Overview: This is a predicted structure of a 73-nucleotide RNA (transfer RNA) from a bacterium. It matches the Rfam family "tRNA". It was read from a public genome assembly. The coordinates come from a structure-prediction model, not an experiment, and the mean pLDDT is 82.
RNA sequence: GCCGGAGUAGCUCAGUUGGUAGAGCAGUGGUAUCGUAAACCACAGGUCAUCGGUUCAAGCCCGAUCUCCGGCU
Numbered sequence: 001g002c003c004g005g006a007g008u009a010g011c012u013c014a015g016u017u018g019g020u021a022g023a024g025c026a027g028u029g030g031u032a033u034c035g036u037a038a039a040c041c042a043c044a045g046g047u048c049a050u051c052g053g054u055u056c057a058a059g060c061c062c063g064a065u066c067u068c069c070g071g072c073u
Base pairs, nucleotide, nucleotide: 001072002071003070004069005068006067007066010025011024012023013022019056027043028042029041030040031039049065050064051063052062053061
């Protein structure tokens, strides 16, 4: 230098026909217990890497850029 993959909650990851973003763990509050843990219920937490474009509508499609991983030279 070229090619491919990945980037979504604090962490690990879903989101596959473009239709307005979710799970588990962690966190907070509660129920229960003599008490703690486990269990159960609820809550909170997001500029979907960045910028631009297409569209009535973009995590998803298109372009550029950044970071990480792998391959080729």